[in-house]
């Protein structure tokens, strides 16, 4: 310094004001919020090399949680049926996982800079929720530090 086990730890923000109305942080109006890697014309450095180092996009590539699928179990079901409800597994099941355009500079821009737009599980509820409550003191994409072994 690579690598490869094992231990910790640590890993998500956000409704303020005003209408309406019996009733909305759920509608309208204005507001707010943006997880992890990677990816640069960002920022810096000097040996000046298309290097080194920090960094770095909600809407580019991709991951996660989460809702669907499929199994497996328990229970309900007149019942080894249809369904139903509860709990475990599966990411080589990837359906649902959304959402960016112009215009500037430039040799080159979906990441610079100015603008304007979109877009955000499921279950709840006096009334429809990115923002309340809840599963959740869960679970994780990874980060980071300690330990050992190997080359």
């Nucleotide at each position: 310094c690579g690598u490869c086990a094992c231990u910790c730890u640590u890993g998500g923000g956000g409704c303020g004001g005003g209408g309406c109305g019996a009733a909305a942080u759920u509608c309208c109006c204005c507001a707010c919020c943006g997880g992890c890697g990677g990816u640069a014309a960002g920022c810096g450095g000097c040996c000046u090399g298309c290097c080194c180092g920090c960094a770095a996009a909600g809407c580019c590539c991709g991951c996660g949680a989460g809702c669907g699928c499929c199994c497996c179990g328990g229970c309900c079901g007149c019942a080894c049926a249809a369904g139903g409800c509860c709990g475990g597994g599966g990411g080589u099941c990837a359906g649902c996982a959304g959402a960016u355009c112009u215009g500037g500079u430039g040799c080159a821009a979906c990441u610079c800079c100015a603008g304007g737009g979109c877009c955000g599980a499921c279950g709840g509820u006096c009334a429809c929720a990115g923002u309340c409550c809840g599963g959740a003191u869960g679970a994780g994409a990874g980060a980071g530090a300690g330990c050992g072994g190997c080359a």